Predicted 3D model of a 74-nucleotide RNA (transfer RNA) from a Nanobdellota archaeon. Taxonomically the source falls in Nanobdellota (Archaea, Nanobdellati). Rfam family: tRNA. It is annotated as a transfer RNA. Gene Ontology term of the family: triplet codon-amino acid adaptor activity. The coordinates come from a structure-prediction model, not an experiment, and the mean pLDDT is 83. RNAcentral holds the sequence, with entries from ENA.

Parts: sequence; structure tokens; C1' cells
RNA sequence: GCCUCUGUAGCUCAGCCCGGCAGAGCGUUACCUUGGUAAGGUAAAGGUCCCGAGUUCAACUCUCGGCAGAGGCU
Repeated sequence: GCCUCUGUAGCUCAGCCCGGCAGAGCGUUACCUUGGUAAGGUAAAGGUCCCGAGUUCAACUCUCGGCAGAGGCU
């Protein structure tokens, strides 16, 4: 230098291909349960979907550029 993949909640990741309410598990907080703790149950909070632009009625999703990480080729 070129190619591929990845970037979404505090963490690990789905969703993306084929545009239409942003989700799960773990964790956190509150409550219930217990003599108390753990376990269990119920609920809640938590998001610039890496950044910018474009297309569209509508973009995490499609297109272009950039940034970061991983792998490969030279």
C1' cells in the first nucleotide's frame, strides 16, 4: 500500500443480508420473600446504534468518505 471482518446499554452480544416502536443475557438500583445472608421473584434506570455526508415519507440497516480494532496479502 491492497483486501476482508468488526464497531449497538457498564460488560458480552443479537437485530443489519431483505429500511418501518432500538432489544436479550449478565451487571446496577428499588421492592417482595428470609430471623439474617445467599438463591429466587417483580419492577425500574441505563443508548450521539464509532463520526460525517447522501438516498428515502422513513436509516442501527442502503450508498460514499473518514476514524478505531482484528485478520490476511504484498